RNA sequence: GCUGCCGUAGCUCAGUGGGAGAGCGCCGGACUGAAGAUCCGGGUGUCGUGGGUUCGAAUCCCACCGGCAGCA
Numbered sequence: 001g002c003u004g005c006c007g008u009a010g011c012u013c014a015g016u017g018g019g020a021g022a023g024c025g026c027c028g029g030a031c032u033g034a035a036g037a038u039c040c041g042g043g044u045g046u047c048g049u050g051g052g053u054u055c056g057a058a059u060c061c062c063a064c065c066g067g068c069a070g071c072a
Base pairs, nucleotide, nucleotide: 001071002070003069004068005067006066007065010024011023012022013021018055025044026042027041028040029039030038048064049063050062051061052060
C1' cells in the first nucleotide's frame, strides 16, 4: 500500500430498515448486629466521526478514524 472483518451501556455481547436490549458490574431500597447471598426498583447510551439514500437508518451506500487478520 491492497483486501476482508470488527467498532452498540463501565465490561462481554445481541439486535441487519420503524420499540435501543441481555448478562455481569454499578446505584437506591428490603433483609442482617454488620457484611455476603437473596428479593424489589433504576439503563446508567452522541449505536466510532462526517456525509448520502429513505417517509423513516444502529441497520443500506461513501469517505475518514481506530483495532484485528491476510496479501504485497
Model confidence (mean pLDDT): 85 of 100. Predicted 3D model of a 72-nucleotide RNA (transfer RNA) from a Thermoproteota archaeon. The RNAcentral record of the sequence draws on ENA. Its Rfam family is "tRNA".